RNA sequence: GAUUUAUAAAGAAGCGCGGAGAGACAGGCUCUGAGAAGCGCUAGCAACCACUCCCUAUAAUAAGGAAAAGGUGCUAAAUCCUGACUCCGGCUUGGAUGGUCCAGGUCGGGAAAUAUAAACC
Numbered sequence: 001g002a003u004u005u006a007u008a009a010a011g012a013a014g015c016g017c018g019g020a021g022a023g024a025c026a027g028g029c030u031c032u033g034a035g036a037a038g039c040g041c042u043a044g045c046a047a048c049c050a051c052u053c054c055c056u057a058u059a060a061u062a063a064g065g066a067a068a069a070g071g072u073g074c075u076a077a078a079u080c081c082u083g084a085c086u087c088c089g090g091c092u093u094g095g096a097u098g099g100u101c102c103a104g105g106u107c108g109g110g111a112a113a114u115a116u117a118a119a120c121c
Stems, first nucleotide, its partner, number of pairs: 001121001003119006013042005021031003025083004043075003048071002052066003056062002079113001085110001087109010
């Protein structure tokens, strides 16, 4: 880096070094010399993986729960908001119409994108 699966409205910050950017991308909006990114230390959150325990079913094993000393992750704002699509549904406006269809607006959902974990290449 590719693929697959799961999750993403909850939760959790201080200090030191550093010295102007950051929030993936575009637009918006926001954070930032009362100190951005990055790096380090300490603390914390969570419970994806591993370990341990409980419970249910089992041929292997799997679902659920507890715990948190291990491996990651995370600790402004909903994944900050919206968007990517010849997708689906509701409402609505206009046009054509025999049934209906087409185009626009809007609301909701899905997909996509992004991030993280786990598996695999």
Molecule: SAM riboswitch aptamer (S box leader)
Organism: Ohtaekwangia koreensis